This is a predicted structure of a 130-nucleotide RNA (SAM riboswitch aptamer (S box leader)) from Rubrobacter marinus. It was read from a public genome assembly, where an Rfam model found it. Lineage of the source: Bacteria > Bacillati > Rubrobacterales > Rubrobacteraceae > Rubrobacter. The prediction has a mean pLDDT of 78.

RNA sequence: CUCGCAUCGAGAGCGGCGGAGGGAACUGGCCCCGAGAAACCGCGGCAACCGGCGCAGAGCGGAGACGCUCGCGCAAGGUGCCAAGUCCAGCAGGACGCAGAGGUCUGUUGAGCGUCCUGGAAGAUGUGGA
Numbered sequence: 001c002u003c004g005c006a007u008c009g010a011g012a013g014c015g016g017c018g019g020a021g022g023g024a025a026c027u028g029g030c031c032c033c034g035a036g037a038a039a040c041c042g043c044g045g046c047a048a049c050c051g052g053c054g055c056a057g058a059g060c061g062g063a064g065a066c067g068c069u070c071g072c073g074c075a076a077g078g079u080g081c082c083a084a085g086u087c088c089a090g091c092a093g094g095a096c097g098c099a100g101a102g103g104u105c106u107g108u109u110g111a112g113c114g115u116c117c118u119g120g121a122a123g124a125u126g127u128g129g130a
Stems, first nucleotide, its partner, number of pairs: 002129007013043004021032003026090004044082003049078002052074004057070005086122001091119008
């Protein structure tokens, strides 16, 4: 860099340094930020993807030792992560709803808007492969 697979409504912050931005990108929204943004460093923590360890848990294989898959637990290893759902929406499909007054246009086989659901796209992280 690219391809496959899994997961993405849970969880976890302080200090130093820095000095104006940040929440991936674009558009729109919403939010964080001189009561100090990003980046970087230290320490702490979360989690359990990979690896490791344990199980008198289940299944399969094996004569057996044991192996494989799944589950549960631990956490001193490798990553990752520590505002808000991946902050929200954008594309497609579906369900439900849209009161009153004036003007203009259009239509009532429908557009648009709102709420919700499902899927997709993009992205993030891990893992395997080239």